A computed fold for a 533-nucleotide part of an RNA from an uncultured bacterium, annotated as small-subunit ribosomal RNA, 5' domain.
Context: one part of a larger RNA
RNA sequence: GGACGAACGCUGGCGGCGUGCCUAACACAUGCAAGUCUUACGAGAAAGGGAUAGCAAUAUCCUGAGUAAAGUGGCGCACGGGUGAGUAACGCGUAGGCAAUCUACCAUGAGGACGGGAAUAACCCCGCGAAAGCGGGGCUAAAACUCGAUGAUGCAGCGGCUCCGCAUGGAGACAGUUGUUAAAGUCUCGGCGCAAGCCGGGAGCCUCAUGAUGAGCCUGCGUCUGAUUAGCUAGUUGGCGGGGUAACGGCCCACCAAGGCGACGAUCAGUAGCUGGUCUGAGAGGAUGAUCAGCCACACUGGAACUGAGACACGGUCCAGACUCCUACGGGAGGCAGCAGUGAGGAAUAUUGCGCAAUGGCCGAAAGGCUGACGCAGCGACGCCGCGUGGAGGAUGAAGUCCGUUUGGAUGUAAACUCCUUUUGCAGGGGAUGAAUGUUCCGCCUCGCGCGGACUUGACCGUACCCUGCGAAUAAGGAUCGGCUAACUACGUGCCAGCAGCCGCGGUAAUACGUAGGAUCCGAGCGUUGUCC
Numbered sequence: 001g002g003a004c005g006a007a008c009g010c011u012g013g014c015g016g017c018g019u020g021c022c023u024a025a026c027a028c029a030u031g032c033a034a035g036u037c038u039u040a041c042g043a044g045a046a047a048g049g050g051a052u053a054g055c056a057a058u059a060u061c062c063u064g065a066g067u068a069a070a071g072u073g074g075c076g077c078a079c080g081g082g083u084g085a086g087u088a089a090c091g092c093g094u095a096g097g098c099a100a101u102c103u104a105c106c107a108u109g110a111g112g113a114c115g116g117g118a119a120u121a122a123c124c125c126c127g128c129g130a131a132a133g134c135g136g137g138g139c140u141a142a143a144a145c146u147c148g149a150u151g152a153u154g155c156a157g158c159g160g161c162u163c164c165g166c167a168u169g170g171a172g173a174c175a176g177u178u179g180u181u182a183a184a185g186u187c188u189c190g191g192c193g194c195a196a197g198c199c200g201g202g203a204g205c206c207u208c209a210u211g212a213u214g215a216g217c218c219u220g221c222g223u224c225u226g227a228u229u230a231g232c233u234a235g236u237u238g239g240c241g242g243g244g245u246a247a248c249g250g251c252c253c254a255c256c257a258a259g260g261c262g263a264c265g266a267u268c269a270g271u272a273g274c275u276g277g278u279c280u281g282a283g284a285g286g287a288u289g290a291u292c293a294g295c296c297a298c299a300c301u302g303g304a305a306c307u308g309a310g311a312c313a314c315g316g317u318c319c320a321g322a323c324u325c326c327u328a329c330g331g332g333a334g335g336c337a338g339c340a341g342u343g344a345g346g347a348a349u350a351u352u353g354c355g356c357a358a359u360g361g362c363c364g365a366a367a368g369g370c371u372g373a374c375g376c377a378g379c380g381a382c383g384c385c386g387c388g389u390g391g392a393g394g395a396u397g398a399a400g401u402c403c404g405u406u407u408g409g410a411u412g413u414a415a416a417c418u419c420c421u422u423u424u425g426c427a428g429g430g431g432a433u434g435a436a437u438g439u440u441c442c443g444c445c446u447c448g449c450g451c452g453g454a455c456u457u458g459a460c461c462g463u464a465c466c467c468u469g470c471g472a473a474u475a476a477g478g479a480u481c482g483g484c485u486a487a488c489u490a491c492g493u494g495c496c497a498g499c500a501g502c503c504g505c506g507g508u509a510a511u512a513c514g515u516a517g518g519a520u521c522c523g524a525g526c527g528u529u530g531u532c533c
Stems, first nucleotide, its partner, number of pairs: 001533004006529005013387006019380002021345001026343003030340003035075003040072002048063006082298003091223008101215002106211007114148004123138006154180005159174001161172004186203007224270003231261003236258004241253003273295004277288004300321005323334004351377001353376003359373001360371004390420004400411004425470006434460001438455002441453004445448001477522005482503003488517005498505002
């Protein structure tokens, strides 16, 4: 000098864009953060409104409505969002490999979907419990479950052939041969038909292949400090056989051998998420890893599996532990390192806001629903950038103040005063872009759910922006002035009070302390402290 997720002191007008618990991975009140589909399925209210009867209370019927709420089933909940505890590791980075692998949804292609069956929730009845909830009996549906059939290019076995390769082997064809494995003909729209049903379109179902995407595994190299850590290792190192996995492998197991690693630093200990990047520097390098992006790990602590294409699963399950809460003392409930917010810790870090209008995600045929992702707004000079606090004129120069060698000098064109302007501000009026979609609307045609039109959808927001009016009106401080280092005098003080980054100032004329005048440097900031280069 530069930099900062900064803090502190004094001061503080506006806007844009960013950014904001670095400490206790401490504990959490409350609300919200993952649902959706009735075009998979069965069942199905109430309030309100209306009609009839009745003196009325009321009763019945229609509507509300196949709506709400609940249940079965499907897809999603493994994404998105948070945090950095652990981890010195194939965790990350980089370059390769898998002749050792999987991949829901999506795209393309080939083929298929035949015939049956038994249940169960919801619901009804009974019972237990304070509750959380649980048990028994009975009824019922499906794209839920299940049996059989069919079936190859799939899977498994056997056989030989060709080509190729890096050992195990791979590819191809013989569509050789044997065995084995599937489904929902469900929903909807249109047409035809008296109907049963048939035909066509859309969505969906099953099998296989290919792709895409995502993931798993392996390897070379790189990846902090300590030798005042020198030896470490028994599933340890390798083999054979098996188990297990989507898959290779001591991943696991039985047996056999006795190996394997290490001064090119094993083991142990300490510290730490890694990277793109960021800061600095001429560079080499050093330091760092907030925000944004990629990967990893974690979800009260420890352990485990279930479901599933995918988890050993933040807002799932089970067990154990600590803690908090409820309890009728028998027993239960919970997990903010999601968004806000609270307490605590701390020098220190924000609103219990608005909206799904946009972008994106999940579900749905769609309309649409959900979305603290996200888009916005609020708070903080925390940072960067921009603008303003007025402009021009105005005296041999007012007053005041300071200094003085006492007809002076400085503050100083500064003020007053005159003329002017109106950014910001205040008031009034107008007023966006961000919109693409969507629609039982209209039109056109090369008929795609294509093009054009009409109508419709904005949290921010009556915001930005524009116009008009008012009036210099609403807006300057901080540090420093001995040298380094730009800027000097007076008074007070008297080794006191104090200053100080280093050298050093202060003991009676202190440019170094305190105050004043003046000056210098920055300026909505200026200084101080901390950290890095």